Context: one part of a larger RNA
RNA sequence: CUGGGCGUAAAGCGCGCGUAGGCGGACUGGUCAGUUGGGGGUGAAAUCCCGGGGCUCAACCUCGGAACUGCCUUCAAUACUGCUAGUCUUGAGUCCGAGAGAGGUGAGUGGAAUUCCUAGUGUAGAGGUGAAAUUCGUAGAUAUUAGGAAGAACACCAGUGGCGAAGGCGGCUCACUGGAUCGGUACUGACGCUGAGGUGCGAAAGCGUGGGGAGCAAACAGGAUUAGAUACCCUGGUAGUCCACGCUGUAAACGAUGAAUGCUAGCUGUUGGAAAGCUUGCUUUUCGGUGGCGCAGCUAACGCAUUAAGCAUUCCGCCUGGGGAGUACGGCCGCAAGGUUAAAACUC
Numbered sequence: 001c002u003g004g005g006c007g008u009a010a011a012g013c014g015c016g017c018g019u020a021g022g023c024g025g026a027c028u029g030g031u032c033a034g035u036u037g038g039g040g041g042u043g044a045a046a047u048c049c050c051g052g053g054g055c056u057c058a059a060c061c062u063c064g065g066a067a068c069u070g071c072c073u074u075c076a077a078u079a080c081u082g083c084u085a086g087u088c089u090u091g092a093g094u095c096c097g098a099g100a101g102a103g104g105u106g107a108g109u110g111g112a113a114u115u116c117c118u119a120g121u122g123u124a125g126a127g128g129u130g131a132a133a134u135u136c137g138u139a140g141a142u143a144u145u146a147g148g149a150a151g152a153a154c155a156c157c158a159g160u161g162g163c164g165a166a167g168g169c170g171g172c173u174c175a176c177u178g179g180a181u182c183g184g185u186a187c188u189g190a191c192g193c194u195g196a197g198g199u200g201c202g203a204a205a206g207c208g209u210g211g212g213g214a215g216c217a218a219a220c221a222g223g224a225u226u227a228g229a230u231a232c233c234c235u236g237g238u239a240g241u242c243c244a245c246g247c248u249g250u251a252a253a254c255g256a257u258g259a260a261u262g263c264u265a266g267c268u269g270u271u272g273g274a275a276a277g278c279u280u281g282c283u284u285u286u287c288g289g290u291g292g293c294g295c296a297g298c299u300a301a302c303g304c305a306u307u308a309a310g311c312a313u314u315c316c317g318c319c320u321g322g323g324g325a326g327u328a329c330g331g332c333c334g335c336a337a338g339g340u341u342a343a344a345a346c347u348c
Base pairs, nucleotide, nucleotide: 004319005318006317007302008301012316014201015200016199017198021194022193023192025088026087027086028085029084030083031082033081034080035077036076037075038074039073040072041071042070049065050064051063052062053061054060091191092188093187094186095184096183097182098181103177104176105175106174107173108172109171110154114150115149116148117147118146119145120144121143125136126135162169163168206247207246208245209244210243211242215241216240220236221235222234223233258315259314260313261312262311263310266293267292268291269290270289271288272287273286274285275284276283277282278281297304298303321348322347323346330341331340332339333338
């Protein structure tokens, strides 16, 4: 290089945007670069192959042929691809009109709960557990009533419901703002798909600086349990969890399933529109999402099955026995923690 693969056996980058590149709708004309056919030149000799010949045979040597799958040039063909000129509307986008949504950012605001503080009532327990103890409490706890403070999270609604590219997003209000859907079919006229590098976003934990700190809670301390108990249980409790700015760039970042397009039985639930019919709250049709089941087909099986793991095309990423090892070394990135790229010896 060819090949076979990537839901669970090794294998889909965590997810976007996008450069180069690759690939690309319908029709017509031109061109003839690719492509196809014919001719010419060249393709040294030796080697290889075929047929003869010579050493007694063979290896070896030798003669002839074929071949040298290539390159150059010329004539011709014009379906396809390219290039070029033009036309088109179904791909893509714009416009107009609707409605849906925890999509994002910022600001403001609400109630419940928790803890603490102050004051009142009140008295001996409270708390916790399998049982206890550590712990709190006569300096008045727990309980209860009133007032105040603080921080964090938003019960019910709530739904294999919605939105977002993914991570993710949930009290309420306002401002700014992204995307998608449906209907109209007015406009542009292939403007498209993918995407090596690149660039941006990216849970939690962690790091830096400055705030904040109610609850929870790594570490830590104590009490239990136990043969032991550096745990599970209990009482405390610091980082952290929260905010602002900056860094980190990883996850079972999962649908363990890359993106795009077309085609291939149905039934049923739900969600957002639109149209029609009428009996006015149902039926039918249609477009977009999200679930369950199921035919063909696929699959090693499990299962998937119009949201494909079916049938095809395009582009990217990745895999190639287990361990060593996602490690060492080097490079790049990072404040560090570490991340990323990524072997070999050896061994089975």